[in-house]
RNA sequence: AGGACGGGCCGAGGGAUCGCCGUCGGGAGCCUGCGGGUUCACCGUGCGGAGGAAAGUCCGAGCUCCGCAAGGCAGGAUGCCGGGUAACGCCCGGGCGCCGCGAGGCGACGGAAAGUGCCGCAGAGAGCAGACCGCCGAUGGCCUCUCGCAACGAGGGGCACAGGCAAGGGUGAAAGGGUGCGGUAAGAGCGCACCGGGCCGCUGGCAACAGCGGCCGCAUGGCAAACCCCAUCCGGAGCAAGGCCAAAUAGGGGACGAGGGAUCGCCUGUCCCGUCCGAGUCCCGGGUAGGCCGCUCGAGGUCCGGAGCAAUCCGGAUCCCAGACAAAUGAUCCCGGACCGCCGCUCAGGCGGUCUACAGAACUCGGCUUAUGACGCCCGUCCUCCUG
Numbered sequence: 001a002g003g004a005c006g007g008g009c010c011g012a013g014g015g016a017u018c019g020c021c022g023u024c025g026g027g028a029g030c031c032u033g034c035g036g037g038u039u040c041a042c043c044g045u046g047c048g049g050a051g052g053a054a055a056g057u058c059c060g061a062g063c064u065c066c067g068c069a070a071g072g073c074a075g076g077a078u079g080c081c082g083g084g085u086a087a088c089g090c091c092c093g094g095g096c097g098c099c100g101c102g103a104g105g106c107g108a109c110g111g112a113a114a115g116u117g118c119c120g121c122a123g124a125g126a127g128c129a130g131a132c133c134g135c136c137g138a139u140g141g142c143c144u145c146u147c148g149c150a151a152c153g154a155g156g157g158g159c160a161c162a163g164g165c166a167a168g169g170g171u172g173a174a175a176g177g178g179u180g181c182g183g184u185a186a187g188a189g190c191g192c193a194c195c196g197g198g199c200c201g202c203u204g205g206c207a208a209c210a211g212c213g214g215c216c217g218c219a220u221g222g223c224a225a226a227c228c229c230c231a232u233c234c235g236g237a238g239c240a241a242g243g244c245c246a247a248a249u250a251g252g253g254g255a256c257g258a259g260g261g262a263u264c265g266c267c268u269g270u271c272c273c274g275u276c277c278g279a280g281u282c283c284c285g286g287g288u289a290g291g292c293c294g295c296u297c298g299a300g301g302u303c304c305g306g307a308g309c310a311a312u313c314c315g316g317a318u319c320c321c322a323g324a325c326a327a328a329u330g331a332u333c334c335c336g337g338a339c340c341g342c343c344g345c346u347c348a349g350g351c352g353g354u355c356u357a358c359a360g361a362a363c364u365c366g367g368c369u370u371a372u373g374a375c376g377c378c379c380g381u382c383c384u385c386c387u388g
Stems, first nucleotide, its partner, number of pairs: 001384009010373001013335006020049004024044003027040005051358001055369002058367005063238004070268004075234005080094005095109001096107004110229002115227002117223003132169002134165003141159007177195006197216008242293004252284005259273004300319008337355007
C1' cells in the first nucleotide's frame, strides 16, 4: 500500500418565527361540606414528545379471562457438553464435523444391532449380493513342433471345456476398507507393516471428548430436514384480552329438545344447569358500535466499583425518558457537516454544485430474522507485496 475477518458507536447538529400532543402551573365559568372537584377552542423565553430496527408476527414471557386449570391420549416443539436467563427454539464458553492459506465462518449435532420404508436410470451386482470386458486354467480332451529307429519316452507352443478369481478395467452419487510388501496357477486381509474399525484398560477433563497402551477379527453401505424409537418441555384464548359508565331497541320470532354445558380435538374425573314453568343448540330479524379505565415506574435507563474467559450477576449512586385514538413533533429562513470542481503563487480564503439511507410507537418487555451508510466513524486481527 492492497485485499479480507471480527467487534463497538452513531443514525447528523444549532438558532429564530409560527403551528401540534401530553403534563404541570396560572386564569375564567360552574359546583362546593371551602379541603377541593369539574369544563375550556385562554396564558406560560415551565417540562417532555418515535426506532436500531418501531418492520416480520417467528419464539419466550409479564398481564387479563375461561368453575378446578386435575389425569391421560392425540398433537406440537427442542435435540453434543457445561453455564446464563423470568423464560426460550435465545445468548456465552467448550467439544466434534465440514469450509477457508489464515484471522475466522457454518452445523436440523440423540438412535440405522427395535421395526418398516427409499436409493430412479445405468450397471453383472445397490442388502445381505454379484461376473459385462477380463486374469488363471491342470492330472483329462484336441492340434502342432523339436529330440529320438521306435516306444506306453522327454520337452515347447496353441485352442476349448470342467474349475478358480473379484486384484485390473467398465457402469454409477455410492460397489463388501486404503497404501505397500510377501504369497499364489492367477488372485483375495490369504499373511504382514502403517492408517482405518471394534472391544478393553489407563491418564487428563464437571462433561461432551482427547491422548496413550493392549487385544481382536481383517472385517456388512447411505438416508431419520423419511415413518419411527429415546430424552426433555407444552392447559386454552388473547389488549380487537378484560372491566366500568351512559344510551338505544323488539324482555322479538321460529325449529329441535331430554339430557346439556364448562376456551382447539377425544377420554376419565369433578362441578353447574335441566327433563311440568324446559337447560341448551341452531336459524331469521332488530338495537348499539359513544365515553372512561386497562395505557405506562418497568425482569427500567445511565454511571461507578466488585466477581467471572464470557454471557451475566452483586452492590452503590442517580434519573423518569411518548401515551396518541382516524390517530400528535410539521412548515419557512439562516448557520453548519462531508465530498467534487473552479479561482487563488503554496497557504489563508472565496464561488458554484452534489449528498443526507432503511424507515414511523398503538399493552409492555427478552430474543431471532429481514432492510439500511451522509463515499459513516473507531478498535483489534489475518494474508500478500514494497521499503528500512
The prediction has a mean pLDDT of 76. The RNA shown here (Bacterial RNase P class A) has 388 nucleotides and comes from a Gemmatimonadota bacterium. Rfam family: Bacterial RNase P class A. From the family's description: Ribonuclease P (RNase P) is a ubiquitous endoribonuclease, found in archaea, bacteria and eukarya as well as chloroplasts and mitochondria.